[in-house]
The RNA shown here (c-di-GMP-I-GGC riboswitch aptamer) has 79 nucleotides.
RNA sequence: UACGACAAAGCCAAACCUCGGGUAACCGGGGGACGGAAAGCCGACAGUCCCUUUAUUAAGGGAGGCUGGGUUGCCGAAA
Numbered sequence: 001u002a003c004g005a006c007a008a009a010g011c012c013a014a015a016c017c018u019c020g021g022g023u024a025a026c027c028g029g030g031g032g033a034c035g036g037a038a039a040g041c042c043g044a045c046a047g048u049c050c051c052u053u054u055a056u057u058a059a060g061g062g063a064g065g066c067u068g069g070g071u072u073g074c075c076g077a078a079a
Stems, first nucleotide, its partner, number of pairs: 003076002011036002016031006034065001040071003045068003048063006
């Protein structure tokens, strides 16, 4: 550099429940684990999906645990 073990130490936390916020998509706290080697990060960069509106080749908002890209990073068996 690459790779990802029925390894070790830690990390994150889907569905669902609950409290609060939002017209909505959805978000935050708590509980909870289906999963994850970047399920860390990016003015979310490209694509994508969703909501709202006074109608729209538009405007404003939301997701990213969907695919790619960039960037940083824990551990160390086999190859």

The coordinates come from a structure-prediction model, not an experiment, and the mean pLDDT is 80.